[in-house]
RNA sequence: GCGAUCGUAGUCUAGGGGUUAUGAUAUAGGCUUCCCAAGCCUGUGACCCGGGUUCAAAUCCCGGCGAUCGCACCA
Numbered sequence: 001g002c003g004a005u006c007g008u009a010g011u012c013u014a015g016g017g018g019u020u021a022u023g024a025u026a027u028a029g030g031c032u033u034c035c036c037a038a039g040c041c042u043g044u045g046a047c048c049c050g051g052g053u054u055c056a057a058a059u060c061c062c063g064g065c066g067a068u069c070g071c072a073c074c075a
Stems, first nucleotide, its partner, number of pairs: 001071007010025003018055001026044006048064005
């Protein structure tokens, strides 16, 4: 340099046009317990950036940036 796949909370992850964006973990409060842990209840927090299509975009398209993998180049 070329190609493929991917980018969603602090971390991992589901959702591929319309419902309150899913679950786990983390974290805060509560219940329980003599205390802790475990368990249960409630809360907090996310769609990489810009543009386009559409009545409607996390989802489709284009560009950028980044990650992983493959190929190429390498005095």
Predicted 3D model of a 75-nucleotide RNA (transfer RNA) from a Candidatus Thorarchaeota archaeon. Its Rfam family is "tRNA". Rfam classes the family as a transfer RNA. The coordinates come from a structure-prediction model, not an experiment, and the mean pLDDT is 81.